Annotation:
A computed fold for a 73-nucleotide RNA from a Coriobacteriales bacterium, annotated as transfer RNA. Lineage of the source: Bacteria > Bacillati > Actinomycetota > Coriobacteriia > Coriobacteriales.
RNA sequence: GGUCAGGUAGCUCAGUCGGUAGAGCAGUGGACUGAAAAUCCGCGUGCCGAGGGUUCAAGUCCCCCCCUGACCA
Numbered sequence: 001g002g003u004c005a006g007g008u009a010g011c012u013c014a015g016u017c018g019g020u021a022g023a024g025c026a027g028u029g030g031a032c033u034g035a036a037a038a039u040c041c042g043c044g045u046g047c048c049g050a051g052g053g054u055u056c057a058a059g060u061c062c063c064c065c066c067c068u069g070a071c072c073a
Stems, first nucleotide, its partner, number of pairs: 001072007010025004019056001027043005049065001051063003
């Protein structure tokens, strides 16, 4: 330098033909307990890597840039 995959919550990830953004863990409030752990109930804070474009509408499609990984040279 080229090809491909990926970038979404604090972490690991889902989001299947474009239509109001989710799960588990963690965190936090409560119940239970003599107390704690475990268990049970409740609570999501994100402008979806940056910018632009298409569209009534974009995490999703297009362009460009940045970052990470694999492969080729």
It matches the Rfam family "tRNA". Its family is annotated with triplet codon-amino acid adaptor activity in the Gene Ontology. About the family: Transfer RNA (tRNA) molecules are approximately 80 nucleotides in length.